[in-house]
Annotation
Small-subunit ribosomal RNA from a wastewater metagenome, 1474 nucleotides, folded computationally. Its mean pLDDT, the model's own confidence on a scale to 100, is 81.
RNA sequence: AGAGUUUGAUCCUAGCUCAGGAUGAAUGCUGGCGGCGUGCCUUAGGCAUGCAAGUCAAGGGGGUUCGUAGCAAUACGAACAACCGGCAGACGGGUGAGUAACGCGUAGGAAUCUACCUCUAGGUGGAACAUAGCCCUCCGAAAGGAGGGGUAAUUUUCCAUAGUUCUCGUAAGAGUAAAGGUCUUAACGGACCGCCAAGAGAUGAGCCUGCGUCCUAUCAGCUUGUUGGUGGGGUAAAUGCCUACCAAGGCGAUGACGGGUAGCUGGACUGAGAGGUCGAUCAGCCACAACUGCACUGAAACACGGGCAGUACAUCUACGGAUGGCAGCAACUAGGAAUAGUUCGCAAUGGACGAAAGUCUGACGACGCGACGCCGCGUGAAGGAUGAAGGCCUAUGGGUCGUAAACUUCUUUUGAUGAUUCUUUCACAGAUCAUAGAAUAAGCCUCUACUAACUACGUGCCAGAAGUCUCGGUAAUACGUAGGAGGCAAGCAUUAUCCGGAUUUAUUGGGCGUAAAGUGUGCGUAGGCGGUUUGAUAAGUCUAUUCUUAAAUACCGAAGCUUAACUUCGGGCCUGGAAUAGAUACUACCAAACUUGAGGAUUGUUAGGGAUGCUAGAACAGUUAGUGUAGCAGUGAAAUGCGUUGAUAUUAACUGGAAUACCAAAGGCGAAGGCAGGCAUCUGGGAUUUUCCUGACGCUGAGGCACGAAAGCCGGGGGAGCGAAACAGAUUAGAGACCUGUGUAGUCCUGGCUGUAAACGAUGUCCGCUAGCUGUCACUUAAUCAAGUACAUAAAUAUUUGUGUGUUUGAUUAAGUGGCGGUGUAAGCUAACGCGUUAAGCGGACCGCCUGGGGAGUACGGUCGCAAGACUAAAACUCAAAGGAAUUGACGGGGACCCGCACAACCUGUGGAGCGUGUGGUUCAAUUCGAGACAAAACGAAGAACCUCACCAGGGUUUGACAUAGUACCGUUUAUGCUUUUGGAAACAUUAGCAAAUCCGUAAGGAUGGUAUUACAGGUGCUGCAUGGCUGUCGUCAGCUCGUGCCGUGAGGUGUUCCCUUAAGUGGGGAAACGAGCGCAACCCCCGCCAAAUGUUAAAUAUUCAUUUGGGACUAUCCUGUAUUUUUUACAGGGGGGAAGGAGGGGAAGACGUCAAGUCAGCACGGCCCUUAUACCCUGGGCCACACACACACUACAAUGGCGAAUAACAACGUGUUGCAAGCCAGCGAUGGCAAGCUAAUCACUAAAAUUUCGCCUCAGUUCAGAUUGGAGUCUGAAAUUCGACUCCAUGAAGCCGGAAUAGGUAGUAAUCGCGGAUCAGCAAGCCGCGGUGAAUACGUUCUCGGGUCUUGUACACACCGCCCGUCAAGGCAGCAAAGUCGGGAGUGGCCGAACACUUCGCAAGAGGUGGAGGCCAAAUUCGGCGAUGAAGCUUAAGUCGUAACAAGGUAUCCCUACCCGAAGGUGGGGAUG
Repeated sequence: AGAGUUUGAUCCUAGCUCAGGAUGAAUGCUGGCGGCGUGCCUUAGGCAUGCAAGUCAAGGGGGUUCGUAGCAAUACGAACAACCGGCAGACGGGUGAGUAACGCGUAGGAAUCUACCUCUAGGUGGAACAUAGCCCUCCGAAAGGAGGGGUAAUUUUCCAUAGUUCUCGUAAGAGUAAAGGUCUUAACGGACCGCCAAGAGAUGAGCCUGCGUCCUAUCAGCUUGUUGGUGGGGUAAAUGCCUACCAAGGCGAUGACGGGUAGCUGGACUGAGAGGUCGAUCAGCCACAACUGCACUGAAACACGGGCAGUACAUCUACGGAUGGCAGCAACUAGGAAUAGUUCGCAAUGGACGAAAGUCUGACGACGCGACGCCGCGUGAAGGAUGAAGGCCUAUGGGUCGUAAACUUCUUUUGAUGAUUCUUUCACAGAUCAUAGAAUAAGCCUCUACUAACUACGUGCCAGAAGUCUCGGUAAUACGUAGGAGGCAAGCAUUAUCCGGAUUUAUUGGGCGUAAAGUGUGCGUAGGCGGUUUGAUAAGUCUAUUCUUAAAUACCGAAGCUUAACUUCGGGCCUGGAAUAGAUACUACCAAACUUGAGGAUUGUUAGGGAUGCUAGAACAGUUAGUGUAGCAGUGAAAUGCGUUGAUAUUAACUGGAAUACCAAAGGCGAAGGCAGGCAUCUGGGAUUUUCCUGACGCUGAGGCACGAAAGCCGGGGGAGCGAAACAGAUUAGAGACCUGUGUAGUCCUGGCUGUAAACGAUGUCCGCUAGCUGUCACUUAAUCAAGUACAUAAAUAUUUGUGUGUUUGAUUAAGUGGCGGUGUAAGCUAACGCGUUAAGCGGACCGCCUGGGGAGUACGGUCGCAAGACUAAAACUCAAAGGAAUUGACGGGGACCCGCACAACCUGUGGAGCGUGUGGUUCAAUUCGAGACAAAACGAAGAACCUCACCAGGGUUUGACAUAGUACCGUUUAUGCUUUUGGAAACAUUAGCAAAUCCGUAAGGAUGGUAUUACAGGUGCUGCAUGGCUGUCGUCAGCUCGUGCCGUGAGGUGUUCCCUUAAGUGGGGAAACGAGCGCAACCCCCGCCAAAUGUUAAAUAUUCAUUUGGGACUAUCCUGUAUUUUUUACAGGGGGGAAGGAGGGGAAGACGUCAAGUCAGCACGGCCCUUAUACCCUGGGCCACACACACACUACAAUGGCGAAUAACAACGUGUUGCAAGCCAGCGAUGGCAAGCUAAUCACUAAAAUUUCGCCUCAGUUCAGAUUGGAGUCUGAAAUUCGACUCCAUGAAGCCGGAAUAGGUAGUAAUCGCGGAUCAGCAAGCCGCGGUGAAUACGUUCUCGGGUCUUGUACACACCGCCCGUCAAGGCAGCAAAGUCGGGAGUGGCCGAACACUUCGCAAGAGGUGGAGGCCAAAUUCGGCGAUGAAGCUUAAGUCGUAACAAGGUAUCCCUACCCGAAGGUGGGGAUG
């Protein structure tokens, strides 16, 4: 000090989360020692038991026991402790309930008291009355009590003394005290401890005041002893502290009163600090002692271990009564996540009493328990590589745990055993020495990123993890385990809470055009802020000094425990408060002046500013009358509607209401809302211009007041048009809408209310400063011109004309001031967009507002309103985002341009029939599998009878049909071959026999081979979503990128956009780009033209032909045109030449990428699975099934034809020895028999067919068509039944040109005709090729589909097959309202009323009165718990209905308002552009 998380990516805004520190902690796992600390945060719940406050015998009398002396009485001494008396018990110890207060903190003050203690100077004389103890009697269960008798004192009372103090009194004067005891002495006396009255101090306490001290305004008014005065009372003391009377005050927006919460402080934690949070332990203060009230005693209490009373609870009881108070120390119980021993001791420190010894002390000192915290130590040290064994991983080589271990040498903290003396007055603890022995001692968390640390296995959206983002659906570094690694360590993690990070409440230190955020606008109160000069004061401010700021803590420096924690000492600090003395620049207060801020007067001009009245024309509707006839109106198209009772149209007159064309504009006015025909009256504000006046009078503005579009409301009018609602017609799946026809409120006027809008410039008001350009409006000044007028002058026909000067009006131009704009630039600002003298720049003053999204501008409460509703305004819960600007794509029922057999034009088809093939479906033992819009479906399959074969049934084999390696055995009878028996469908099992061993080596033995066995083979089993390779598709579309530079905070842009052009990102021009790459084109092959060479199978010649090598075409040439600012240049059109002309035709060749496209069944390959089976072999079956649906073909439906015949023709590509087969013979034929030739330019397949010619058929289900079926055959093949092809005879189905829809084709193409080949034993309507004949049409780019470029909008990015809204249905969650019900708080009124206080009567006992805690009754008030039900909200992989929004989202969207509707929503009025 930062990091993660919104996006495809980016910048910003904004929230959430993490890393740090801390704790009186708790929980999980683990746990060696010591020191120092610390330990009921919850029920101020209840408490058994023990202890926590007593002491004094030197105040008093008596008693009991013991001892000494004594016969005894008695005396003396010791111990005990009850009683009277004194002092203490008000301290010490606990707790934090209450308290928002003079309670606390801090600084001051005056009207007070103070036992014990200290000091000063005095006194201490005499007498008397009582009472406990004790004795006697009595009551009671007990606790306890009653009566009688007698007694002492440092108990009590009186007298004397005092004139100090104090009290009374004006004064004179009057009045107020005491206690003795012990020791010593022969005694006097002395010493000590006391006692009394004064004075002073110290200490402690009481009282008063200034200032400070949490949240809430959804608490705004509170108060009657209340505020003050007088008299009286009361207190130690001032005071409404109490009381009577008088006055009517006192407090409050600087927050009274009310509600909630809380002991306060020194300080603690955190933080750079400012701050924020907390108030355990220690220390100061306060309050409390079961709850409430009250007094007594005393120096001090309204008293924790005293009293009285009430209440609740508990205990004992003989039922009559009595007793108790752990928030002291332990302990128990309950509660709780959770907090210890019924320990030892007064040795130390401190306290009470005492003359002292001493007694008491759960204060305190110690020990015990708890890793609760902080600190320290240890669990060994040094050496040690065969890098052991073992674990884990592995590419099988190795790596790692790892010098780690073993082993060797050494040490002994802690612990164990034993001893010594020191220390300690005692508790507890400590110190030193010796002995043996590495011995007694390591865990926890983490390892995807943040965040240091990675692999294997298991699991398979399961189990689980998670602080956030997220991980897990078969290769998980994220789950679980293991190995390894990282971190900390006697601890480690988790949870909770606080601060930090968070500048995320911003004083330091944020913002408000679009992200959350400027009130709709003005006026103005309080408040805040305020121009120039001088003087005075010294409040703020500054300086110096003094007092205080307790100690502890924290900081610095030392010191003491072996160190540290800890403790001690010293220093500074304590940022604060107060007092005194100074300073006077600034602020402030006071006084005096000034004119520039502000305002006023004066002159003219200027404008849809406001109000009232009068009035005009056009349009519209209606009424009346005329003319006139069948339609009108309306729409995308229609219909509803109007019209023969005469509409629409047209003419005239009249009536009515609303709105004001042109002028008109970037224009004017107003604070905003808003304002428009004309005229008049009344009235507000601004600007300009001239001179004068006042003298800071100013700016802003919480509350407050006023104004405030449209809609809406109330009352009264008015009502032409328009028009929510409503009705009807359409549209539609529906249409509560869009469109159409009617149409009510309303719109208009008047009076009142409402108070809101996208009330917007989404930009508060005011002031100052900081380059420009330009438009317009008003005024002023100047100049010029024009018109009018006055004067002067000249001419003249004396009407008039010219010239000059002055003046009025108008126009134009220039300058100035002010208003309203526009552009968009320098600087600057901004996240960007943009703003930019009209700031969103640079500064100042004041106000308003914001703090993640949703819930929600909602609920509750309050105020306002007739209502609608407005203003004010939360929480629970829920999410990790929501959002702004810009970028790249994709998309649009957005735009522009362009292309393509894309459409159009034309030709032929498909879709209907039959058949073939494929697919789906169904069936089946099996009908193996894959392919599924285009881009699956005559596709894998270039050919399923067996084989193929993966499927089914059955039979069989298990190191296997096949490969490699190891081990053992065999080798002259095994391998191998042949023959053979039995079973069998075969595989296979089984029997017998014959032949026969090969190579190396002298031999042993080995190799080939066989048998057995172990490793392994094998798998068309799964995953194409783990992959390679290959392929399809967009698409032969023209695109896709890079380097450097430049621009931008950045994603990115530029280049690649623009103009022209092209088939083309093809080429040219321009341009912050310059170049380059992959694509395009070209290079390659075939065909077309020419030339040359060569040429067998043909004997020769020429051409053809074949092969090879070259040439040819490149806008080369001429003309015309296009580009826009021109040229160049590129291109286009045409002509000539040429076999071929603008790429000559065709092929191969497919950029970056997209579709998790296809293929694990072609092959390869990771992982998984099977291993007497999912492997292998065999027989048979199946892939060929058949109600049906789809796709692709074939054949037809006929006369452009069919059949027959004739020969008359004319090809090309190819193929052939397991082959092609001429020819001859047989057969109607398929074919068979014989057989020449050919390993092919030689021989064969090989007949080409359509075509041509002749004949018949004559429009029919036919001499069309050929399915189907019967019979007889041929060929291939072990085998033709399931299930081949072909032949002959017979049979002769549907079908007469095909609905919606849809395919191909732009030229040697479509159409039509035949031929060849691969596969192949056989089988072709399929596929791949070949040639023959050989068309029609293209105006054109509006539309359909696809594609390209640019641009625009976007809430999409899985990218429109996107996103997304609301109702309804279901589950869950938390809130709101709610009849009621339960509980708490604060009081009020009435009744009753203890102790106690005051008071009346009384000698007293006692009785009464007033107040009084509390109880009961009553009505209202406030806060909360529960709550049937109701309405809304949030949330939940795959529910229902629609499709409102995002693109022009298919009716642009949104805001306010009103009405309506299943729902999103629709419509009307006004407004915004987002």